This is a predicted structure of a 73-nucleotide RNA (transfer RNA) from an Oscillospiraceae bacterium. The source organism's lineage runs through Bacteria, Bacillati, Bacillota, Clostridia and Oscillospiraceae. It matches the Rfam family "tRNA". About the family: Transfer RNA (tRNA) molecules are approximately 80 nucleotides in length.
[in-house]
């Protein structure tokens, strides 16, 4: 130097062919309980690594960039 994967909530991820941004743990509150855990409920949390094009609509498709693995030189 080129090539391929990967980047989504505090962690782990799904997200199937462009249209609702979600799950499991964790967190907070209330419920049980003499207390704790457990279980049940109900909430908070996100600029989908970052710009920029395409389209009525982009996590999703395109290009550029940045981090992380990995192969090849």
């Nucleotide at each position: 130097g080129g090539g391929c994967c990967u980047g989504u909530a505090g962690c782990u991820c799904a997200g199937c062919u462009g249209g609702g941004a979600g799950a499991g743990c964790g967190c907070a509150c209330g419920g049980u309980u003499c207390g704790c855990a457990u279980c049940c409920g109900u909430g908070a949390g996100g600029u989908c690594g970052a710009g920029a094009g395409u389209u009525c609509g982009a996590a999703u498709c395109u290009c550029u960039u940045c981090a992380g693995g990995u192969c090849c030189a």
It was read from a public genome assembly. The coordinates come from a structure-prediction model, not an experiment, and the mean pLDDT is 82.